Transfer RNA from a Bacillota bacterium, 75 nucleotides, folded computationally. It matches the Rfam family "tRNA". It is annotated as a transfer RNA. RNAcentral holds the sequence, with entries from ENA. Its mean pLDDT, the model's own confidence on a scale to 100, is 80.
């Protein structure tokens, strides 16, 4: 330099173009003499960034950034 993949709450992952969810963690309450466990609930995201297509985009297209893998190694 070329090609491919990945990027979504604090962490790990889902989501046929049609309300962004699950688990863990956190917080509150119940239970307990107390802690853990258990049960009930709450909060947390403008889906890496910038544009485009569309009535509608995490999803499709373009550019770009970061990371991972493969190929190349000329001058």
């Nucleotide at each position: 330099g070329c090609c491919a993949g990945u990027g979504u709450g604090g962490c790990g992952c889902a989501a046929c173009g049609g309300c962004a969810g699950c688990g863990c963690a956190a917080c509150u309450g119940a239970u307990u003499u107390g802690u853990a466990a258990u049960c009930a609930g709450u909060a947390g995201g403008u889906u890496g960034u910038a544009g485009g297509u569309u009535c509608g985009a995490a999803u499709c297209c373009u550019a770009u950034c970061a990371c991972u893998g493969g190929c190349u190694c000329c001058a």